[in-house]
Context: one part of a larger RNA
RNA sequence: GUCAGCGACUUCAUGUGCCGAGCAAGCUUAAGCCGUUAGGUGUAGGCGUAGCGAAAGCGAGUUUGAAUAGAGCGUUAAGUUCGUCGCAUGACGACCCGAAACUAGGUGAUCUAUCCAUGAGCAGGAUGAAGGUUGGGUAACACCAACUGGAGGUCCGAACACGUGAAUGUUGAAAAAUUCUGUGAUGACUUGUGGAUAGGGGUGAAAGGCCAAUCAAACCUAGACAUAGCUGGUUCUCCGCGAAAUCUAUUUAGGUAGAGCGUCGAAUUUAUUCCUUGGGGGGUAGAGCACUGGAUGGAUGCGGGCUGCGCGAGUGGUACCAAUUCUAACCAAACUCCGAAUACCCAAGAGAACUGUUCGGCAGACACACUGUGGGUGCUAACGUCCAUGGUGAAAAGGGAAACAACCCUAACCUGCAUCUAAGGCCCCCAAAUUAUGGCUAAGUGGGAAACGAUGUGGGAUUGCUUUGACAAUCAGGAGGUUGGCUUAGAAGCAGCCAUCCUUUAAAGAUAGCGUAACAGCUCACUGAUCAAGCGAUCCUGCGCGGAAAAUGUAACGGGGCUAAAGCCAUGUGCCGAAGAUCAGGGCUCCUUCGGGAGCGGUAGCGGAGCGUUCUGUAAGCCUGUGAAGGUCAAUCGUGAGGUUGGCUGGAGGUAUCAGAAGUGAGAAUGCUGAC
Repeated sequence: GUCAGCGACUUCAUGUGCCGAGCAAGCUUAAGCCGUUAGGUGUAGGCGUAGCGAAAGCGAGUUUGAAUAGAGCGUUAAGUUCGUCGCAUGACGACCCGAAACUAGGUGAUCUAUCCAUGAGCAGGAUGAAGGUUGGGUAACACCAACUGGAGGUCCGAACACGUGAAUGUUGAAAAAUUCUGUGAUGACUUGUGGAUAGGGGUGAAAGGCCAAUCAAACCUAGACAUAGCUGGUUCUCCGCGAAAUCUAUUUAGGUAGAGCGUCGAAUUUAUUCCUUGGGGGGUAGAGCACUGGAUGGAUGCGGGCUGCGCGAGUGGUACCAAUUCUAACCAAACUCCGAAUACCCAAGAGAACUGUUCGGCAGACACACUGUGGGUGCUAACGUCCAUGGUGAAAAGGGAAACAACCCUAACCUGCAUCUAAGGCCCCCAAAUUAUGGCUAAGUGGGAAACGAUGUGGGAUUGCUUUGACAAUCAGGAGGUUGGCUUAGAAGCAGCCAUCCUUUAAAGAUAGCGUAACAGCUCACUGAUCAAGCGAUCCUGCGCGGAAAAUGUAACGGGGCUAAAGCCAUGUGCCGAAGAUCAGGGCUCCUUCGGGAGCGGUAGCGGAGCGUUCUGUAAGCCUGUGAAGGUCAAUCGUGAGGUUGGCUGGAGGUAUCAGAAGUGAGAAUGCUGAC
C1' cells in the first nucleotide's frame, strides 16, 4: 500500500413541541400487594378546573391608593395520560478517537552519579629533588666537587582507562560501532566483589548531566472513558425548499447568546414585490462665494517701516510691508445664497409574480472572496485594508475570455445524429464570409508602456508669397564715407562698451556665422539673371515612428500564418455558436375551472418518502438432499437504495406477508486487527 473483518449521536430521567391513541371538567396512578404468564389491585400523589397580593386576605376580580380615579396582573375556559419522533437539560463517558499534564500507592542504583567496606592491577625505558658519604674549603659555618641516593598529580611508552580528528557505516555487523589517528598511563589513577542514597527525591569537579536504550521531575498501577470553546473522522437511497459569513453583547474576538437570513406546521388570505400616476421631506453630486475660513493679481492706501526738516508739537518724501473697500479669477469632509438624478415615506390604479405578517418546532451561520460604483486609509501603491451599494463565486455545471472560483453570456429533471439564438466568432488548426461598400495603416503597427522628440502619412481650418515669375538650385553682385566712436599692445563688420547714420545703388546690416595676433580670406541677409508653377507658416484631428534592457528556449497574436488584410475605422447582409429558448417523447411535485398550467442547479441546514441488515411474533405455517444459506456468472424489473429468475458451485438449513425491537448500512479518522 491493497484486501477482508471491526469502527462513531446511545441509554435512563426530567421538560417541551408536532403527530397518533384513550378518556374528558376532568385525566392519571407511584411504590407496594396478588398472579406461572396475560393481567389485576393500589387514589397516597401529580396536572387541570381562578385569579390577584410580600402577606393577612379578598375573589371575577385583585393589588396599589384617600379614591368609586388611573395603572399592573387576571376574567370570555380544554385538559390529561400513554406511545413514536424532534429538541433541550441532567447523568461518574453522553457522537467516536486524540493530549501535554495532575493526584495517590507502589517498583527500581544488575545501566549510571557519588560515597562506604574489602580486595586487585599498572611491561620497559628516561630524568635524577631532599638526604647521606668522601675529598676540598672556613676561625667555625657557609660553600665547591665527585660518588651515593631514588623524590615527583615528572618525561617517553605497552597492558589498562579514555574518546581528539578523519574515513567507513546511516533499511549498520552495531538503537552510537569499526579502522587509522590521538590523550592519560604511581595517580584528584584504574578495576572486582559486597553495600548506601529514590522521584519535587537522590546523586552531580555543574552538562539540567545521570537515576536500567526513558529525565526541566523515572517507571508501573489506579483516580480514568481526566479535561480538550482544538484537529481529524462520523457508514444506504430518492424527492421538496434552501442559507450565512451581518448587528448587538461577551476575560469576547477561530467560542457562545439574542436579532437578521433558511426550513416545517398552524393562522391570516394579497396585507408583499414590480410598474404608472399623485403628494411629501431632504441638503448629497454639481455649482457657488451670500456666511465661515483659505488663497492670487490690480485699484485705493488706514496703519506701520525707512528717511528729510524741526528743540518740540509736528510736517514732508517713499520703486518697502500693508488694513478696509472696489474689481478680476479661484479653493473647502467638519463653508452654503443655491441644488439635482437616485433613494426613502404615504396614497390610488392596472396587470404580473406568489409573496407578506403573526405564533410555534428545528436549524445552520456570526473566518467570507473577487468585481462595478460612491468613499475613508495607503503612495487616487498592492490579489492591501475598512465601510456603503449592486453582481458573481461561496453553494453553479454549460458557452466565451488559449489555459483562468470571482469577468462576459446563460441557470443543467431525463432522452434526442431536430430547429432558433446569446456572449463570442466565421483563412487553417476549429463550427461558420478568403462576405459587400467606403476609407486608414507599412509599423507585422495590429500582437505590452510614459514624459518628450521628429519634413512618416490621411483629413480639416487659418494665413503669407506667387506668371509684374514665388520656393529650391545654378551664375553674378554683396559697394563707398569707414579701420564709425571709445577701449586696447592690437580691436579694421564679427573680445568688450556706445551709437547704429549718410551715400552710390538692381541690391548690399556700422553686419547673422566661420576665420586672423590684428588685417586678410569664406559665407549669410539683400539684389539681378537662368528656369517655370506652385511654395512657406500656424492650429485642430485619424493612423503610424522613436523613446523600448533580464535572466532554460522563439516566449508581449493560443499556433500556423496574415499587408487594397486574415490589421484598424464606419456601414450592411448572411451564417456558426450553450446543458439558454423552441420541438418530440418520458418522469416527479404542486395547482386546476379537469381543458390544462407552473415548477424540478445546489453546500450548511430543515422537511417528506423509501431500500436493505440482525433478532422476535405471524411460524407445530411455507420453502428445502427433485439441493437451504453462502459463493459465482448471466438475464431481467425498479428513478434509486435494491428486487426477482436461471446456470454452475455448495451441502443443511432458510423464511413470504404484516407488525415489533435494534450492537442496523464505511472509503477516508497519520483509524484498529489479520492476511499478502